[in-house]
RNA sequence: UGUACCGAAAGGCAAACCCGACGAAAGUCGGUGACGCAAAGCCAAGGAGCUAAAGGCCAACGCCUAUGCCAGCCGGGUUGCCCUU
Numbered sequence: 001u002g003u004a005c006c007g008a009a010a011g012g013c014a015a016a017c018c019c020g021a022c023g024a025a026a027g028u029c030g031g032u033g034a035c036g037c038a039a040a041g042c043c044a045a046g047g048a049g050c051u052a053a054a055g056g057c058c059a060a061c062g063c064c065u066a067u068g069c070c071a072g073c074c075g076g077g078u079u080g081c082c083c084u085u
Base pairs, nucleotide, nucleotide: 007083012037013036018031019030020029021028022027035072041078042077043076046074047073049069050068055064056063057062
């Protein structure tokens, strides 16, 4: 310097439910709480998925559409802690 799997210690994150705030919604943030996570740190101009305010279509019901989300769906980029082999 590199180092796959398993495992140890210390520390870290925090699903669902519930409460509050923001938002048209999806969802996000805070509190509570731990299902899980070795990148469950960060990145949305790869794909999938969610929403449809504005806009378009419609007599209406509705339908389409991301410029809104989602990194805890998959892939990718980037940074990075510790012991052991």
The RNA shown here (c-di-GMP-I riboswitch aptamer) has 85 nucleotides and comes from a Pseudomonadota bacterium. The prediction has a mean pLDDT of 85. The source organism's lineage runs through Bacteria, Pseudomonadati and Pseudomonadota.